[in-house]
């Protein structure tokens, strides 16, 4: 330099055009002598940043950054 992959809640990951998920964490009641576990309920996202197609983009397209790996 060129190529490939990944980017989403605190963490580890779903979601392959039509209202942002799930587990673990977190916080609040029940339960318990008292923790832990259980069991219910809640909070928490500009979807790496820009733009661009579309009636509508986390999702298709460029472009820029950060990782990872691979060619030279």
């Nucleotide at each position: 330099g060129c190529c490939u992959u990944u980017u989403u809640a605190g963490c580890u990951c779903a979601g392959c055009g039509g209202u942002a998920g799930a587990g673990c964490a977190c916080u609040u009641c029940a339960c318990u002598c008292g923790u832990a576990a259980u069991g219910a309920a809640g909070g928490g996202g500009u979807c790496g940043c820009c733009g661009g197609u579309u009636c509508a983009a986390a999702u298709c397209c460029g472009g820029c950054a950060a990782a990872a790996g691979g060619c030279u």